Context: one part of a larger RNA
Molecule: large-subunit ribosomal RNA, domain IV
Organism: Patescibacteria group bacterium
RNA sequence: CCCGUGUAUAGGAACUCGGCAAUACAACGGCCGUAACUUCGGGAUAAGGCCUGCCCAGAUUAAUUCUGGGCCGCAGCAAAAGACGCAAACCGACUGUUUACCAAAAACACAGCUUCCUGCUAAACCGCAAGGUGAUGUAUAGGAAGUGAUGCCUGGCCAGUGUCAGAACGUCAAGCAGAGAGGUCAUCCUCGCAAGAGGGGCAGCCUUGAAGCCAAGCGCUGAUGAACGCCGGCGAUAACUAUAAUCGUCCUAAGGUAGCGAAAUUCCUUGUCGGGUGAGUUCCGACCCGCACGAAUGGCAUAACGAGUUUGCGACUGUCUCUACAUGGGACUCG
Numbered sequence: 001c002c003c004g005u006g007u008a009u010a011g012g013a014a015c016u017c018g019g020c021a022a023u024a025c026a027a028c029g030g031c032c033g034u035a036a037c038u039u040c041g042g043g044a045u046a047a048g049g050c051c052u053g054c055c056c057a058g059a060u061u062a063a064u065u066c067u068g069g070g071c072c073g074c075a076g077c078a079a080a081a082g083a084c085g086c087a088a089a090c091c092g093a094c095u096g097u098u099u100a101c102c103a104a105a106a107a108c109a110c111a112g113c114u115u116c117c118u119g120c121u122a123a124a125c126c127g128c129a130a131g132g133u134g135a136u137g138u139a140u141a142g143g144a145a146g147u148g149a150u151g152c153c154u155g156g157c158c159a160g161u162g163u164c165a166g167a168a169c170g171u172c173a174a175g176c177a178g179a180g181a182g183g184u185c186a187u188c189c190u191c192g193c194a195a196g197a198g199g200g201g202c203a204g205c206c207u208u209g210a211a212g213c214c215a216a217g218c219g220c221u222g223a224u225g226a227a228c229g230c231c232g233g234c235g236a237u238a239a240c241u242a243u244a245a246u247c248g249u250c251c252u253a254a255g256g257u258a259g260c261g262a263a264a265u266u267c268c269u270u271g272u273c274g275g276g277u278g279a280g281u282u283c284c285g286a287c288c289c290g291c292a293c294g295a296a297u298g299g300c301a302u303a304a305c306g307a308g309u310u311u312g313c314g315a316c317u318g319u320c321u322c323u324a325c326a327u328g329g330g331a332c333u334c335g
Base pairs, nucleotide, nucleotide: 001330002329003328004327005326006325007324008323010321011320014319019316029051030050031049032048037042039149053071054070055069056068057067058066059065072076084314085313086312087311088310089309090308091306092305096108097107112147113146114145115144116143117142118141124133125132126131150301151300152299153298155231156230157229160228161227162224163223164222165221166220169219170218171217175213176212180208181207182206183205184204188199189198190197191196232250233249234248235247236246259293260290271287272286273285274284275283
């Protein structure tokens, strides 16, 4: 010096990102006492205070209870088991679940809420199929999705995308159909003595092919947001100034309502004001010019709960001022 353990004058978080770590407080016993808030159940063992041995007597009891007196010590718990406490803010309602081996959380789940699908040989799912699950269930059922207790609520936009409904018209595949066109071509015609050359061309075969008929889809018409989503700009204006209830104008499908707001969201920013401190980039309360909150991609509140995050206070301490000592094991020397 390292690892582990213990003790410490005065101070008491000055340490540090942060009271990390450690100490202390003291306990599910008895008596008293107990706030805000609250969903009236809680909060609550809130907080806080006092008591506890042994002996004698008496009264009674369910009792180791009660009353009085006495004895000893600095110190009396047959309580042996289990907490540091308090004040606030954020998030998540809660108990629960999770990254076996760096994350336990504000993430997942959850009860509750809502939407969509499904009439039973159900929808949905597994399988090539047979078949199976759903379910030996039947819409108070089953499946899919979102939100996430509870309370108060959940605004506007259907132009785009999606979904549903509609069927007049347009478009429209294969297929059916086959007008017409073309190739070949017996017989035929022309020329030639002939060989042959040229011309027209039936049937058949082959190639091509217009009109017409024809589904879904798309176009089209409408509905639909607890479907995917979206929710403006510029200029002017009131008898100080400032501001703008108001007006004009452009654009849009419609221009963000209630509530909240420098927020787990605010860049500028340590915004400004107030509180707390001697001093506060954090914190709490407000303001609102919201770079870039906002209503089940839920908004705002919320008692209880949390090994969650943040701020403060008390108590307490070797975290520190500032180290010291003791002790066990290493390190070191020798073997």